A computed fold for a 352-nucleotide part of an RNA from an uncultured bacterium, annotated as small-subunit ribosomal RNA, central domain.

Context: one part of a larger RNA
RNA sequence: UUGGGCGUAAAGCGAGUGCAGGCGGUUCAAUAAGUCUGAUGUGAAAGCCUUCGGCUCAACCGGAGAAUUGCAUCAGAAACUGUUGAACUUGAGUGCAGAAGAGGAGAGUGGAACUCCAUGUGUAGCGGUGGAAUGCGUAGAUAUAUGGAAGAACACCAGUGGCGAAGGCGGCUCUCUGGUCUGCAACUGACGCUGAGGCUCGAAAGCAUGGGUAGCGAACAGGAUUAGAUACCCUGGUAGUCCAUGCCGUAAACGAUGAGUAAGGGGUGUUGGGAGGUUUCUGCCUCACAGUGACGCAGCAAACGCACCAAGCACUCCGCCUGGGGAGUACGUCCGCCAAGUGGUGAAACUC
Numbered sequence: 001u002u003g004g005g006c007g008u009a010a011a012g013c014g015a016g017u018g019c020a021g022g023c024g025g026u027u028c029a030a031u032a033a034g035u036c037u038g039a040u041g042u043g044a045a046a047g048c049c050u051u052c053g054g055c056u057c058a059a060c061c062g063g064a065g066a067a068u069u070g071c072a073u074c075a076g077a078a079a080c081u082g083u084u085g086a087a088c089u090u091g092a093g094u095g096c097a098g099a100a101g102a103g104g105a106g107a108g109u110g111g112a113a114c115u116c117c118a119u120g121u122g123u124a125g126c127g128g129u130g131g132a133a134u135g136c137g138u139a140g141a142u143a144u145a146u147g148g149a150a151g152a153a154c155a156c157c158a159g160u161g162g163c164g165a166a167g168g169c170g171g172c173u174c175u176c177u178g179g180u181c182u183g184c185a186a187c188u189g190a191c192g193c194u195g196a197g198g199c200u201c202g203a204a205a206g207c208a209u210g211g212g213u214a215g216c217g218a219a220c221a222g223g224a225u226u227a228g229a230u231a232c233c234c235u236g237g238u239a240g241u242c243c244a245u246g247c248c249g250u251a252a253a254c255g256a257u258g259a260g261u262a263a264g265g266g267g268u269g270u271u272g273g274g275a276g277g278u279u280u281c282u283g284c285c286u287c288a289c290a291g292u293g294a295c296g297c298a299g300c301a302a303a304c305g306c307a308c309c310a311a312g313c314a315c316u317c318c319g320c321c322u323g324g325g326g327a328g329u330a331c332g333u334c335c336g337c338c339a340a341g342u343g344g345u346g347a348a349a350c351u352c
Stems, first nucleotide, its partner, number of pairs: 004321003007304002012318001014201004021194003025088007033081002035077008049065006091191001092188003095184005103177007110154001115149007125136002162169002206247006215241002220236004258317004266295001268293005274287005299306002323352003332345003335341001
C1' cells in the first nucleotide's frame, strides 16, 4: 500500500485566475494505440505444486505434467477508451428585452455631534468615581447664546435585507467600470470541469517617504485601589488611527465545512425579477427559477448535529492529516528597496 480519513478528535491552501497535467455531452463513419481472442517462438536447469516410480518406510532420488501470471511476431474482433473525419444542441458562451444591488475607482458636496478660537450673558464651582483624588476654574471655568476653524465618522432608513471570489462594502450627487438574476431561444457548436508550479487580490497591526491630526488612544506621566498593583477605575497623553505613494502577506482570513456536476420527501419566512388565474382591491391565489433563513423525513453521524445552501447518495480534479511535548523551534534556503518579521519551507536528539 491492498483497505483510512479532513464541521467540533490530526487534517480544506485566506481567496481568485490560469500554463502543464488529470477528467469530460449526443449521433454516424473510419482506424486499431489501449482492450479482448487464437496461433507460433521464447520464458535454462534445479526448486515449488500435481501424479507415477526407486531405495523395507521417510528424508533423499528419478520420470511425466502443470506452472513460469511475462515478452516478441503473426492473424483476427470492434462494444468501451484513444485518434481522425462529418454532424447535433441539452453543457458552456454570445445576442436581444427587462431587473435589483453599502460591487470597485475617481471627483464634488451635505447635515448632526465632539473639540478648539472669538464675543455676549452669568458666578463659584466644574469634572470624575463604588467612594475619592490628580486635573480645570475669580487671569472668570462649567452652563448658555451667536459667529468662525479643522478633522474624522455617516444617527434614523437598517432587515438571520442586499452586493462581492475572498478580504470586505453603508450620508448624497456625478463620471468611468466589473459581476449577477429573469424572460426569449436568434447565433457559435463541447469552446467544458479541476488545477501542481506561476501570477493577482488580500482585515487589523506594522515598516518607508511626504502631508494631516477633531475625537479616540498602545507607550509614557500622574491620581486612586491594593499586602504589592509595572493592571482593572480616573485625569492627561506620544506613536497610531486619516490622506498619497510603495512595502509587508498574516488572522478564530470561520460555515473552524475546497471547487464542479447529476439525481433524490415535505411544509414555512424573506429578497430579485417572470408566467398563469381571480379582479372591487393596500390586493389575493397557483406555478417554475435564482438567492438567503429557521424547521424537519429518509439517509448519515462517536455524539452534538447535518438534512435540495448536506456533514445523505455518486462521479471528476486539487490541497491536506498520520500519537502528545520538543516545535511551527533549530539549521539551511527563499522573500522582505531598509527594518521589523507573526513571512514561506521545515527537522532531530531527548521525553511521556